A computed fold for a 115-nucleotide RNA from Desulfofundulus kuznetsovii, annotated as Guanidine-I riboswitch aptamer. NCBI's taxonomy places the organism under Bacteria, Clostridia, Eubacteriales, Peptococcaceae, Desulfofundulus. It matches the Rfam family "Guanidine-I riboswitch aptamer". Its family is annotated with regulation of gene expression in the Gene Ontology. From the family's description: This family represents a conserved RNA structure found upstream of the ykkC and yxkD genes in Bacillus subtilis and related genes in other bacteria.
RNA sequence: AGAAAGUGUACCUAGGGUUCCACACCCGGUUUUCAGGGUGGCUCGGUCCGAGCGGUACAGGCCCGGAAAAUGCAGUUUUCCGGGUUACACCGGCAGGGAGAAAAGCCCAGGCGGU
Numbered sequence: 001a002g003a004a005a006g007u008g009u010a011c012c013u014a015g016g017g018u019u020c021c022a023c024a025c026c027c028g029g030u031u032u033u034c035a036g037g038g039u040g041g042c043u044c045g046g047u048c049c050g051a052g053c054g055g056u057a058c059a060g061g062c063c064c065g066g067a068a069a070a071u072g073c074a075g076u077u078u079u080c081c082g083g084g085u086u087a088c089a090c091c092g093g094c095a096g097g098g099a100g101a102a103a104a105g106c107c108c109a110g111g112c113g114g115u
Stems, first nucleotide, its partner, number of pairs: 007059006015049002020046002022043001023040005029034001060086012088110001090114003096108003
């Protein structure tokens, strides 16, 4: 000085907000119970969103071994089965942009900057 290709999906968690439900308050109708409207997420929640550096499972990749088949001198390829592996990931921002109602540890982004 350079270096990402560091897999994907589903469910869940930390976390996140407020469309809907619930909850709280207010309003008027009704008149004691029901439906409606408004405000509130500094309302525990249900639905909802949700991690590169959280979890689990499945799939995929790579390596090794075994079996079968194809071609065959060697060897190579394909399929199936089994095993292994898929590492590491510190600090900073009340920053910017994007999405459904909105926000976020979501996405841009393992970006950018620092070490």